A computed fold for a 128-nucleotide RNA from Naumannella cuiyingiana, annotated as FMN riboswitch aptamer (RFN element). The sequence is in RNAcentral, with records from Rfam. Of the family's consensus pairs, 100% are formed in the model. Taxonomically the source falls in Naumannella (Bacteria, Bacillati, Actinomycetota, Propionibacteriales). Rfam family: FMN riboswitch aptamer (RFN element). Gene Ontology term of the family: FMN binding. The prediction has a mean pLDDT of 84.
[in-house]
RNA sequence: UGCGUGUUCUGGGGUCGGUGAAAAUCCGAGCCGGCGGUGAAAGUCCGCGACCCGAUGGCAGCCAGUCAUCGGUUGAUGGGGUGGAAGUCCCCGACCGACGGUGAGAGUCCGGAUGGGAAGAACACGAG
Numbered sequence: 001u002g003c004g005u006g007u008u009c010u011g012g013g014g015u016c017g018g019u020g021a022a023a024a025u026c027c028g029a030g031c032c033g034g035c036g037g038u039g040a041a042a043g044u045c046c047g048c049g050a051c052c053c054g055a056u057g058g059c060a061g062c063c064a065g066u067c068a069u070c071g072g073u074u075g076a077u078g079g080g081g082u083g084g085a086a087g088u089c090c091c092c093g094a095c096c097g098a099c100g101g102u103g104a105g106a107g108u109c110c111g112g113a114u115g116g117g118a119a120g121a122a123c124a125c126g127a128g
Base pairs, nucleotide, nucleotide: 003126004125005124006123007122008121009120010119015029016028017027018026030108031107032097033096034048035047036046037045043095044094052072053071054070055069056068057067058066059065077093078092079091080090081089099111100110101109
C1' cells in the first nucleotide's frame, strides 16, 4: 500500500401565487438532483441501486407472504469559451423525473419508507 474476516457508523433533495365549488396536481413563476467511473468536477456520457415484471430455489403454508439468485424493463443536452485534456468547469439556452392515493390531472403533498440500497468511512483481528 493492497488482501481476508468481523464489528460499528453513514448512506435523497425540492414552493409560492392565480383561476376555480374543489388543484402545493391545471396556468404562471420557482425549487430539487442517490451511488461508482470517466487525462478535468456530470440529473441528461458509461455503468449501478431502488421501484416494476418474470423464472428458479428455500422458509412458511388457512389466506397470504418472505428471503436469495438470475433475467427483463427503466427518463432527459446542445451551442460558445478556456485549456494539453471537459456532452463533467464558465456563459447562454433546452430537456427529464417510477408506482398507488387525492371533492381537479403530481419530480415537489400523502403512502409503501423509522424500509431497502448502489456505495462510503472507522475500528479490531489475521495471513502474506